The RNA shown here (small-subunit ribosomal RNA) has 1478 nucleotides and comes from an uncultured bacterium. Its mean pLDDT, the model's own confidence on a scale to 100, is 83.
RNA sequence: AGAGUUUGAUCCUGGCUCAGAGUGAACGCUGGCGGCGUGCUUAACACAUGCAAGUCGAACGAGAACGGGUUAUAGCUUGCUAUAACUGUCAGCUAAGUGGCGCACGGGUGAGUAAUAUAUAGGUAAUGUGCCUUAGAGAAGAGAAUAAUUGUUGGAAACGACUUGUAAUGCUCUAUAUGCCCUUAAUACAAAAGUAUGCAGGGGAAAUAUUUAUAGCUCUAAGAUCGGCCUGUACGGUAUCAGCUUGUUGGUGAGGUAAUGGCUCACCAAGGCUAUGACGCCUAACUGGUUUGAGAGGAUGAUCAGUCACACUGGAACUGAGACACGGUCCAGACUCCUACGGGAGGCAGCAGUGGGGAAUAUUGCACAAUGGACGAAAGUCUGAUGCAGCAACGCCGCGUGGAGGAUGACACAUUUCGGUGCGUAAACUCCUUUUAUAUGAGAAGAAAAUGACGGUAUCAUAUGAAUAAGCCACGGCUAACUCUGUGCCAGCAGCCGCGGUGAUACAGGGGUGGCAAGCGUUGUCCGGAUUUACUGGGUGUAAAGGGUGCGCAGGCGGGCUUAUAAGUCGGGGGUUAAAUCCAUGUGCUUAACACAUGCAUGGCUUCCGAUACUGUAAGCCUAGAGUCUCGGAGAGGAAGAUGGAAUUUCCGGUGUAACGGUGGAAUGUGUAGAUAUCGGAAAGAACACCAGUGGCGAAGGCAGUCUUCUGGCCGAGUACUGACGCUCAGGCACGAAAGCGUGGGGAGCAAACAGGAUUAGAUACCCUGGUAGUCCACGCCGUAAACGAUGAAUACUAGAUGUUGGUCAUAUUGAUCAGUGUCGCAGCUAACGCGUUAAGUAUUCCACCUGGGAAGUACGCUCGCAAGAGUGAAACUCAAAGGAAUUGACGGGGGCCCGCACAAGCGGUGGAUCAUGUGGUUUAAUUCGAUGCAACGCGAAGAACCUUACCUGGGCUUGAUAUUGCGACUAAACCUCCUGAAAGGGAGGGUCCUUCGGGGAGUCGUAACAGGUGCUGCAUGGCUGUCGUCAGCUCGUGUCGUGAGAUGUUGGGUUAAGUCCCGCAACGAGCGCAACCCCUACGAUUAGUUACUAACAGGUUAAGCUGAGGACUCUAAUCGAACUGCCUACGCAAGUAGUGAGGAAGGCGGGGACGACGUCAAGUCAUCAUGGCCCUUACGACCAGGGCUACACACGUGCUACAAUGGGAAGGACAAAGGGUUGCUAAGCCGCGAGGUGGUGCUAAUCUCAUAAACCUUUUCGUAGUCCGGAUCGGAGUCUGCAACUCGACUCCGUGAAGUCGGAAUCGCUAGUAAUCGUAGAUCAGAAUGCUACGGUGAAUACGUUCCCGGGUCUUGUACACACCGCCCGUCAUACCAUGGGAGUGGGUUGCACCAGAAGUGGCUAGUCUAACUGUUUACAGGGGACGGUCACCACGGUGUGAUUCAUGACUGGGGUAAAGUCGUAACAAGGUAACC
Repeated sequence: AGAGUUUGAUCCUGGCUCAGAGUGAACGCUGGCGGCGUGCUUAACACAUGCAAGUCGAACGAGAACGGGUUAUAGCUUGCUAUAACUGUCAGCUAAGUGGCGCACGGGUGAGUAAUAUAUAGGUAAUGUGCCUUAGAGAAGAGAAUAAUUGUUGGAAACGACUUGUAAUGCUCUAUAUGCCCUUAAUACAAAAGUAUGCAGGGGAAAUAUUUAUAGCUCUAAGAUCGGCCUGUACGGUAUCAGCUUGUUGGUGAGGUAAUGGCUCACCAAGGCUAUGACGCCUAACUGGUUUGAGAGGAUGAUCAGUCACACUGGAACUGAGACACGGUCCAGACUCCUACGGGAGGCAGCAGUGGGGAAUAUUGCACAAUGGACGAAAGUCUGAUGCAGCAACGCCGCGUGGAGGAUGACACAUUUCGGUGCGUAAACUCCUUUUAUAUGAGAAGAAAAUGACGGUAUCAUAUGAAUAAGCCACGGCUAACUCUGUGCCAGCAGCCGCGGUGAUACAGGGGUGGCAAGCGUUGUCCGGAUUUACUGGGUGUAAAGGGUGCGCAGGCGGGCUUAUAAGUCGGGGGUUAAAUCCAUGUGCUUAACACAUGCAUGGCUUCCGAUACUGUAAGCCUAGAGUCUCGGAGAGGAAGAUGGAAUUUCCGGUGUAACGGUGGAAUGUGUAGAUAUCGGAAAGAACACCAGUGGCGAAGGCAGUCUUCUGGCCGAGUACUGACGCUCAGGCACGAAAGCGUGGGGAGCAAACAGGAUUAGAUACCCUGGUAGUCCACGCCGUAAACGAUGAAUACUAGAUGUUGGUCAUAUUGAUCAGUGUCGCAGCUAACGCGUUAAGUAUUCCACCUGGGAAGUACGCUCGCAAGAGUGAAACUCAAAGGAAUUGACGGGGGCCCGCACAAGCGGUGGAUCAUGUGGUUUAAUUCGAUGCAACGCGAAGAACCUUACCUGGGCUUGAUAUUGCGACUAAACCUCCUGAAAGGGAGGGUCCUUCGGGGAGUCGUAACAGGUGCUGCAUGGCUGUCGUCAGCUCGUGUCGUGAGAUGUUGGGUUAAGUCCCGCAACGAGCGCAACCCCUACGAUUAGUUACUAACAGGUUAAGCUGAGGACUCUAAUCGAACUGCCUACGCAAGUAGUGAGGAAGGCGGGGACGACGUCAAGUCAUCAUGGCCCUUACGACCAGGGCUACACACGUGCUACAAUGGGAAGGACAAAGGGUUGCUAAGCCGCGAGGUGGUGCUAAUCUCAUAAACCUUUUCGUAGUCCGGAUCGGAGUCUGCAACUCGACUCCGUGAAGUCGGAAUCGCUAGUAAUCGUAGAUCAGAAUGCUACGGUGAAUACGUUCCCGGGUCUUGUACACACCGCCCGUCAUACCAUGGGAGUGGGUUGCACCAGAAGUGGCUAGUCUAACUGUUUACAGGGGACGGUCACCACGGUGUGAUUCAUGACUGGGGUAAAGUCGUAACAAGGUAACC
């Protein structure tokens, strides 16, 4: 410090997630030791048991249990034990009691409390303070009780009642007190409040004890300590809490308090608080600190420390220096316990411990030795404070589990390309060490005289022996670390992205590796990363985000000069910011953690001094901002009134006749009762053509005939006046399109709803015919719009160019200037698009708004509204994205250009019939398998009777039909014969090689490796192939542009069949494609001349290149030539194009072929072949016979033959090319109607042969018919091939003579030697073509043209598509689950108001009862005072009623989300097929 994740890729926005640190933690696996820390975060839930606050006999009476002493007795170990008695004058003691001090500390907890808290800084002239310290003064005299105790007595107990009786440092009275308190004349100081001095008057003390020196006692003053009270500032959330308050705010007086004060009361006034957030609700003890962070911040408040609050819940006071009191009291309540049922007792949020709750948190330990506390004169006692120990890897720190050597790189395990490699110097083995462990021995400091719980601990020494000691997580990316096996979208993993559907580095296991290590991982939580709330440090045109617009109070900000002040600001000093912590430097534990010592800084608050630039404040001035004035100017600015013509509709009248209207096409509708059309007249309402313009005006919404009246704003020129009067603006007020609402008018046209007609699968739509609200006016509401420039307002600054509106100046322009309104554009900005003096630039001020998508602008609450609804405005839940701009593609029922038998123009077909053939389907034991839109279907198959053959049935084989190798045995093996059998197979017999005798080679049998598989996966593959497409495209290097994906080049203007070429151009070049080079063909030349040819010469035949001969011709087959827009004309810059141009055999690529760019389709093929993986191995291998692949209600494709006269039949006649042939083609001749047979000549082929080409031509017949067309089917008879024609061959002859009379929707081929038509040959092949391939013969028609259909290319445009339109995607309904709103209500919590009630207590009053101290006296009394009782006031619990608020729950109900392959449609994305949206 960053990384992953939206996309095909990119940049941005933006969320989610990860890596780090922390933890009072918990869970899983594992676990050796020590040190130091830490340990109920939940139920402030309930608690058994023990302990946690006592002490003082030097305050007091009293006592004798204990100890001591004395005496006695008993036992005997004759100085001890036991027992009994006595002793209160014991320099021992004490249960219980009176009294003093303490119990208000220490310890626990965090419920309450958002301020009576806390933190910090102050104030107290408004105050208290036991014990402690200092100083001064004092302590005289007297009295009455009471507990204990005794007796009686009540009660179960707790606890009492009465009687008797006594003490004190307990209580009371009197005396004394200048200083204290109260009151106060007067004086001084002071602005005042007040303070100081203070005449006179009034009031108030004391305690003793003992060892006689100490400790106490009283008053006063002061200190110290610890408080009380008050003030400033800071310290959570929520406005879906906006108003709160009656002791409330203040005053006067009184009461009360230690003290101020509405603290309380009476009276008076009507105030006080609040947008700088009152009041309410929710949450919460606060701080030092802790944690994180670079910091600023954020989160947190365990342990330690300071403060506060609480002590079962609520209330109350008493005592006291201090409490409204954790281990005190009283009352009420809940709960628990005891009970004799009458009544009582209790309070672990002290330490242990128990139950409960919970994911979860320890021992009913030791000691007062240390530190501290209470009491005491002290010894001392008490102390669950504290010091220690125990439990827990809960945390931090330290140590160890051995060290050195050791290669044949052992075994095992894993893997393997079978060679090896990894684990790995790791182990074994050798040598060494002993931290730790165990055993034994020694043994501290902590303690200042004594005293040590810890503890025989820390530590040290000796001995033993590598001995006692390693796990956890991960290994797809982020993120360090890889392989094998299993599994097969299953099981499972997962922090995010995502893995798993048969080759999973992602699941599970093994091996290996990486990380950390007595721990490791997971989960929770907090900070960080997150600049993702942005003070440091973000944004708002399109990503989330500018309010619809203006006016304007508060608030914020504000022009120039001078002076003053010093609040802000700046500098310096003082005080404080507890200690601990952090940090720095040291020291001590072996080190570290830990502990101790010393010390600094930032910052906060406060105070003093200084500075005065800036801000503020105060005063004075100025004119540049702002405004006023004068003179001009433009304008659909606003309101009201008046008025005009065109058009539409309706009505009246005329003319006139059959249609009109409407649409893509129709229909509904109107019309013979006279429409539409046309002419004239009348009425009504609404809107204002042309002018008209990115023209004008207005704050926005918005504003348009003309005229009048009233009225707002703006601009220019002048420069007279005021003198900062300004800018912005939460709340507020006003305006605010359309639609809608209310009341009353109006209503021509248009037109939601509605009706009808169409369209359609449907059509609650689009289209048509009608049509009501509404649209218009007046008044009143509503208050919203994609109210948009998606751009808040104001001011200043920052290049220009060019239009235009309104002024002014002017040299009258093409200039200057002011105010608007547009386009382009520099710098700059921006993610890009774009903005660019009208900023989205550079700055300042103020306001508004945003913080992932969905849920949702929804719910609830509140405000407004007549309603519709508007404003404000969440959460649960859910997803890992949603989004912006731009890029490349693809696509569009977008556009431009271009091409193609693509259409059109033609010719001929298919689709109808029969048959052939292939496919689907069906059938079957099997009908083997594959190919499936174009690009499967006369395809693999260039040929299934057996074989082929892969399928089925049956019969047999198992190292195998075939290959290689090892071992063992035997023998030649072939070959022949026989038996059985359907054959395969099985059985029997014959037969027997070479040799140097070692053996060789071959074979058979057995055995082991292996063979074999047309079994699966073409979605694991190679190779080959199809297709787009013979379409003109596809790319690269360098450069340039862009943040980037990418672009440029390759686009543009022409041209071409072509990315072909030319020109231009930030491109310049290059590659694969195109073209050319290759082959055939068309012309010629040269060479060559047999088997081909034959002009001349010769011979010769019935005839014939038949023969001699020739090399001329044809032809053959080799090499060359020829064609290049080369020439001409026209056009053009050029490329090139045009021309029935010339010439030429051929003319603009001459015709045809081979040749197929980058890539697409997971296209096809595992059955040509090869091949990974998987599967079978007496079978999924191999052999044999028979069957099947040839089935047949049917459907489709491709063909043949036809339907006839351009024809069929008959007779005669003519002309090819290219091929094949020795397991072959076969001649002549003869036989057969024929298929064919016989025959055996020639030919390894320009020689012989297949082999007569047919259409065609000539003559003739048929005469439009199911025919002399057509030939299927069937019967009979044959031929040929072949072991074999039954299933299941081809052909021949005779007979039979079906459908079919030109083919619906639809659809195919073809542009010239082509289509059409005619025949010929070949491959395969024993035989078996209507198929395929090739060959020639005859030989057309048409193309205006590119609107449309299909396909393609290119440019551009839109896109929400990228698996790319066979895309994406919306809503209802159905099913399941989840959270949530409403809901008759129901049940709780909290709380307001009103009333009832009123325990204990305090205060007031007191006619009752009782009464030791004091006083008086009349002393059997009275007074004063007190107690009890009564009563009043306040008040807790409780109760009643009525509200508010919150939680839970609720039949039913509303929408929302999620899920899987459901249903219905197709709304959106392209012009999304009616542009979309508000």